[in-house]
RNA sequence: GUGGUUGUAGCUCAAUGGAAGAGCGCCUGCCUGUGAAGCAGGAGGUUGCGGGUUCGAUCCCCGUCAGCCACC
Numbered sequence: 001g002u003g004g005u006u007g008u009a010g011c012u013c014a015a016u017g018g019a020a021g022a023g024c025g026c027c028u029g030c031c032u033g034u035g036a037a038g039c040a041g042g043a044g045g046u047u048g049c050g051g052g053u054u055c056g057a058u059c060c061c062c063g064u065c066a067g068c069c070a071c072c
Base pairs, nucleotide, nucleotide: 001071002070003069004068005067006066007065010024011023012022013021018055026042027041028040029039030038048064049063050062051061052060
């Protein structure tokens, strides 16, 4: 340099174009002599970035950045 692939919550990962979720973690309460476990509730997201298509984009298209793989 060329091609492919990945990028979503603090971490690991879902989500067929129709208002973005789960597990773990974090916070609060209940329970307990205390803690753990358990139960109930809550906070936390410009879906890497910039554009485009569409009534509507995590999803489709273009560019770009970063990681990984192959080739050269």
Source information: A computed fold for a 72-nucleotide RNA from a Candidatus Microgenomatia bacterium, annotated as transfer RNA. Its Rfam family is "tRNA". The prediction has a mean pLDDT of 81. Taxonomically the source falls in Candidatus Microgenomatia (nom. nud.) (Bacteria, Bacteria candidate phyla, Candidatus Microgenomatota).